[in-house]
RNA sequence: GCUGGCGGCGUGCUUAACACAUGCAAGUCGCACGAGAACGCUUCAGCUUGCUGAAGUUAGUAAAGUGGCGCACGGGUGAGUAACGCGUGGGUAAUCUCCCCCCGAAUUGGGGAUAACAUCGCGAAAGCGAUGCUAAUACCGGAUAAUAUCUUAAAAACCUCGGUUUUAAAGAUCAAAGGUGGCCUCUACAUGUAAGCUUCUGUUUGGGGAUGAGCCCGCGUACCAUUAGCUUGUUGGUAGGGUAAUGGCCUACCAAGGCUGCGAUGGUUAGCUGGUCUGAGAGGAUGAUCAGCCACACUGGAACUGACACACGGUCCAGACUCCUACGGGAGGCAGCAGUGAGGAAUUUUGCGCAAUGGGGGAAACCCUGACGCAGCAACGCCGCGUGAGUGAUGAAGGCUUUCGGGUCGUAAAGCUCUGUCAAGUGGGAAGAACCCACAUGGUGAUAAUACCGCUAUGUGUUGACGGUACCACUGAAGGAAGCACCGGCUAACUCCGUGCCAGCAUCCGCGGUAAUACGGGGGGUGCAAGCGUUAUUCGGAAUUAUUGGGCGUAAAGCGAGUGCAGGCGGUAUUAUAAGUCAGAUGUGAAAGCCCGGGGCUCAACCCCGGAAGUGCAUUUGAAACUGUAAUACUUGAGUAUGGGAGAGGAAAGUGGAAUUCCUGGUGUAGAGGUGAAAUUCGUAGAUAUCAGGAGGAACACCAGUGGCGAAGGCGACUUUCUGGACCAAUACUGACGCUCAGACUCGAAGGCGUGGGGAGCGAACAGGAUUAGAUACCCUGGUAGUCCACGCAGUAAACGUUGACAACUAGGUGUCGCGGGUAUGACCCCUGCGGUGCCGGAGCUAACGCAUUAAGUUGUCCGCCUGGGGAGUACGAUCGCAAGAUUAAAACUCAAAGGAAUUGACGGGGGCCCGCACAAGCGGUGGAGCAUGUGGUUUAAUUCGACGCAACUCGAAGAACCUUACCUGGAUUUGACAUCCUGGGAAUAUUUUCGAAGGAUUUUAGUGCCCCCUCGGGGAGCUUGCACAGGUGCUGCAUGGCUGUCGUCAGCUCGUGCCGUGAGGUGUCCGGUUAAGUCCGGUAACGAGCGCAACCCUUGUCGUAUGUUAUACGUGUCAUACGAGACUGCCGGUAAAAAGCCGGAGGAAGGUGGGGAUGACGUCAAGUCCGCAUGGCCUUUAUGUCCAGGGCUACACACACGCUACAAUGGCCGGUACAAUGGGUCGCGAAGCCGCGAGGCGGAGCCAAUCCUCCAAAGCCGGUCUCAGUUCGGAUCGUAGGCUGCACCCCGCCUGCGUGACGUCGGAGUUGCUAGUAACCGCAGGACAGCUAUACUGCGGUGAAUCCGUUCCCGGGCCUUGUACACACCGCCCGUCACGUCAUGGAAGCUGGCAACACCUGAAGCCGGUGACCCAACCGCAAGGAGGGAACCGCCUAAGGUGGGGCUGGUAACUGGGACGAAGUCGUAACAAGGUAACC
Repeated sequence: GCUGGCGGCGUGCUUAACACAUGCAAGUCGCACGAGAACGCUUCAGCUUGCUGAAGUUAGUAAAGUGGCGCACGGGUGAGUAACGCGUGGGUAAUCUCCCCCCGAAUUGGGGAUAACAUCGCGAAAGCGAUGCUAAUACCGGAUAAUAUCUUAAAAACCUCGGUUUUAAAGAUCAAAGGUGGCCUCUACAUGUAAGCUUCUGUUUGGGGAUGAGCCCGCGUACCAUUAGCUUGUUGGUAGGGUAAUGGCCUACCAAGGCUGCGAUGGUUAGCUGGUCUGAGAGGAUGAUCAGCCACACUGGAACUGACACACGGUCCAGACUCCUACGGGAGGCAGCAGUGAGGAAUUUUGCGCAAUGGGGGAAACCCUGACGCAGCAACGCCGCGUGAGUGAUGAAGGCUUUCGGGUCGUAAAGCUCUGUCAAGUGGGAAGAACCCACAUGGUGAUAAUACCGCUAUGUGUUGACGGUACCACUGAAGGAAGCACCGGCUAACUCCGUGCCAGCAUCCGCGGUAAUACGGGGGGUGCAAGCGUUAUUCGGAAUUAUUGGGCGUAAAGCGAGUGCAGGCGGUAUUAUAAGUCAGAUGUGAAAGCCCGGGGCUCAACCCCGGAAGUGCAUUUGAAACUGUAAUACUUGAGUAUGGGAGAGGAAAGUGGAAUUCCUGGUGUAGAGGUGAAAUUCGUAGAUAUCAGGAGGAACACCAGUGGCGAAGGCGACUUUCUGGACCAAUACUGACGCUCAGACUCGAAGGCGUGGGGAGCGAACAGGAUUAGAUACCCUGGUAGUCCACGCAGUAAACGUUGACAACUAGGUGUCGCGGGUAUGACCCCUGCGGUGCCGGAGCUAACGCAUUAAGUUGUCCGCCUGGGGAGUACGAUCGCAAGAUUAAAACUCAAAGGAAUUGACGGGGGCCCGCACAAGCGGUGGAGCAUGUGGUUUAAUUCGACGCAACUCGAAGAACCUUACCUGGAUUUGACAUCCUGGGAAUAUUUUCGAAGGAUUUUAGUGCCCCCUCGGGGAGCUUGCACAGGUGCUGCAUGGCUGUCGUCAGCUCGUGCCGUGAGGUGUCCGGUUAAGUCCGGUAACGAGCGCAACCCUUGUCGUAUGUUAUACGUGUCAUACGAGACUGCCGGUAAAAAGCCGGAGGAAGGUGGGGAUGACGUCAAGUCCGCAUGGCCUUUAUGUCCAGGGCUACACACACGCUACAAUGGCCGGUACAAUGGGUCGCGAAGCCGCGAGGCGGAGCCAAUCCUCCAAAGCCGGUCUCAGUUCGGAUCGUAGGCUGCACCCCGCCUGCGUGACGUCGGAGUUGCUAGUAACCGCAGGACAGCUAUACUGCGGUGAAUCCGUUCCCGGGCCUUGUACACACCGCCCGUCACGUCAUGGAAGCUGGCAACACCUGAAGCCGGUGACCCAACCGCAAGGAGGGAACCGCCUAAGGUGGGGCUGGUAACUGGGACGAAGUCGUAACAAGGUAACC
């Protein structure tokens, strides 16, 4: 939020300890005491006859008062408190305890007041005062008194050594209260009462118990060190005071202590516990209800009373707030139960009753009790029940869906047969009740007593809020009773429609952009069920804070290194001890709860009884292995001494040579220097070069070595001095002296800072020159700090082996350094020990990579550090520093990742190998001109649509005048131009008139038909009406099929089994050769296989055989058809691993796939096509369909692409002349002949084709002419006259003749084709087609080259390898400033709150102390007076308040700093590949 039938048992302000109207929540006792009404009723009197008075009764009642007990319990709340507050266990020998129980003793004798009351007074009220009277169990003296208390002093026992207990003695001190009922045995009066006795009760005193409380102690009890020092009554002592009691609790004096890294002090938060939730447990979270303890009662302070309080419903004071008021003054405290307002997401009735349980008072009856028992409200929780059961298939109707057949809701419903829980109605009807009390009958105590009284037993009577409730019976009736969430995965459950990145959903992943199982609705389903979802919170999962139970080479994480105090840990043996440890016992661990057993409500929840458990603490008894402690001893850990050799270990002083630079001089002349190329720069004032001399500073070539030394940083010429450490050998000595190490201290590269020197070279900053779009860079020329020395500071590095220190153990192999031993010795070599330093590798470990006796293996000890990325190693604070800065070190906010290792790809301005007309070497083009065609753009009514790098652009289109045609304009039409079914009708068909652009509309005439079956009804074909439907070149190629392009005819792509790997995956497919080839050979944890390659197919080249039409004059075959042969690295030589193969040769027509074709692996590009065809979905249906006429697709400033023709002499023109092949042909090809200059016409033979036609091939060859010109080149454009096709050439066809004769003189950057019968040049044919825009396309033949050194480079591709922060895969990824918006946060002049202290001032109430001239009943005293008390005043302490300066912590703030986030902003290109200057600290 939606929904809601019943019952039982529980629970119910988590927020404002915020404020509270109203009512109730603590009173009771007459058996402590004095006093004591009224209303009413009865009787009487008076009389004004309805009033007054009196008596009795009401009644010793009500109300009030004195006094006693209670009010400190019960009930509420959790503000405060981090504490002996709580928990647990102890102590009290340092204490108290009303009421209660037991035991002992006593209860004597007096006194003075006072409230109530009365009178008077003040005040609005609240209340108060004065005078007078009175009682007590109120108050005060006196007596007596102890085993009480104190003093003196003694003994014994015990003991915690302080004392305690017991016993005996002396002295001093301290008490009381009565009341009720009854009885006369004794005494007095003599009825009966009083004294007295007696019962019960009270009072006093002492002891003991029980209960409760106080105080003290051990242990446990949140977070922050960005809180490290705190403390003056503080710590202790002595004395005193105070308390029930210890104690600085308080005071005086003395001493100077006390606490703290095992966390003092400070800050923040918080009531604690039994328990509760969760968890396997250990733990974590929590502290509602119930129970124990504590604290609080409007806020702060204080005491009084009392057994107990510093007191929730008491007092005083101060403060805030509210209320009353006559303005003078007063009243109040719901964190009791209800209830109200407020706050809040949110929490109930101003109920009934004391019947039960419990409490207070009382002798008791009884009274009081918002404790409590009940009821009411709330699905708030737990538990139980119901909403029906059986049967029922025409699988009804209806809904939804469908492949239209069906399926599903669904035995579900209806119908039939039953049952009766709950609810409703009617009737009956509990338990909870036992006391107390009264009466009766017994027993018993006391007594003189069978009265009375007390105790007690039995019987009878009496008491129920809940409630006429639980429960039972009956009545009728399936009747009144089902929802919510979900259905993409996690997670059980699927479809249709709508929507179209919209609306919306979503814990997470994500869904939605026209076919959504994810949105909304429907149907269906799934899960729970009087509830179901959502949200919040806690634990779990999370071994994700790891004690159980994690890590630190590369993921987060080893301090830069050492020395070392505290701390932690620690060798061997013996003895003792018993702190730890282990075992037993005892006490405790409240109850409730959890668990187990049993029982009660019909079951259950719930309740009752019993048990177990409570892992803890304390006491005690024992054990003695281990740890500890004490003692003694030992030598192996550690150390010392002796002798050796090694070393850039450190510090200081001195010395040396090479080189650079500078200076001086000589020689010498024009350049030098520098770079990718240059320039700045130096040089004729003499540079560079070269020789000699000198100066100065810094660094030490070769040796030099994964060599040495040092803790690390680091250390490199030589000599000397001083000095540290390690190692080896052999003995001796000490005797655990050790390891690690928070804090602390020391060292600590480069760069930096300070002071003073020094300064050759190099060289931040800076300047100049280049480069560049820019270049505050990379490159160059200069050059200051600095680099060097001395003394200080600083304290950080990718300070890295990214690996803390120490110790032990656990296969090896091979180098090297230092020192030994053995054999041998002249020197190597060899074997072996110890200590360093490397490489390889096994087990083991590891996420993998890898590590592997120098561990990252197996263990032990100690230290440091980590806990998602960013914010951030930043802010604030603190410490250090001269500064720069360092150390320590967060949060808000934000993201769903960041990261490691490895894998497969892709990519690289990475590497290696290889190929291709890829480059190179050549030949010819294109890009310039004119024209043709296509495209873009523009234009238009329309210029239909598609194709866009290669792989769109002479592409779809193998041919737009109409048609085509899809486009535009206009005219028509609606079952339609076309298909099928059903239905009705009538024939179709031909012909005619009018209108119209046509389609068509209209009209006339003829015709009653045709074919088949034929039952004579009709059915079928054709025409037509209506209904279903047709139709669409409309959309989606990103819903699809099919087909195609492309990488690419590139050599690749995979599989089975096995093996390797945690896995992704690898191996095979790699390596060495070789090939055109993943072709083959050899090797090999692989062995095989598949799709590709090759071959098989077609064609061509040679030959053979057969056949011979239409070929040939004939024969033949070089022709045609068919079948074969041939070529296989087969042979030889060389080379190779004597493999594959390669090279050369022979033979051969052809030689190493002979040439060409067909053939295109797994896949990539959401490549292309819905306009070839097919097809899902959507859209349209008098229109986006159909028909028709005309127009358009042919437009034209321009840009691009494919071409044609040229620019000429290797040519043009004229004449002559030679040689093909592929094809096509009957709506056709069309011969001869004739006409025309020609296109063409007439003509029609022949040919369905090796026969006829197309069909003269052209370049070529021969001869002639032209002579380098815009030409006899070139042909555009235009004019004119014709031809052909066709209904028709205006837009808009082709051809011919004549005339015209433009641009163009070989084409910039760039770019393209081709490796041989190829390029180039030349013509021929075909398709579609009426004709044609063809210069296109597809084929055919003719003539017929050049070049290939080679693979460095460009492009594309293949294999191996490498790097990667890429995987939409480099057209990738990605960084920073700036601009805009949002958010949180730091700083900040200032403004404004809170908290706790400090100093001073003021100082209420009150305790205490002092004074007490004033006042006073009790006692003393004859009195005076005294004792004693009090008011008042003073003092100390002190709450609140005031003033002041500081501290801590919030809020806010002009402005300002960075940060995070935000589909398409700007500038660059820093990083990832050698990222184009390797990156990083």